[in-house]
RNA sequence: GCCGAUGUAGCUCAAUGGUAGAGCAAGUGAUUUGUAAUCACUAGGUUGGGGGUUCAAUUCCCUUCAUCGGCU
Numbered sequence: 001g002c003c004g005a006u007g008u009a010g011c012u013c014a015a016u017g018g019u020a021g022a023g024c025a026a027g028u029g030a031u032u033u034g035u036a037a038u039c040a041c042u043a044g045g046u047u048g049g050g051g052g053u054u055c056a057a058u059u060c061c062c063u064u065c066a067u068c069g070g071c072u
Base pairs, nucleotide, nucleotide: 001071002070003069004068005067006066007065010024011023012022013021018055026042027041028040029039030038048064049063050062051061052060
């Protein structure tokens, strides 16, 4: 230099154009003499940044950034 993959909650990951979810973690409550475990509930997101297409974008297109891999 060229090609490709990945980027979503604190962490690990879903969601193939139509209200962004799960598990773990966190908080509150119940249970317990107490702790742990268990159960219930709650909170937590500019879907890496910017732009475009569309009535509507995590999803499609362009650009850019970061990480990883391959070729030279």
A computed fold for a 72-nucleotide RNA from a Candidatus Cloacimonadota bacterium, annotated as transfer RNA. Its mean pLDDT, the model's own confidence on a scale to 100, is 82. Taxonomically the source falls in Candidatus Cloacimonadota (Bacteria, Pseudomonadati).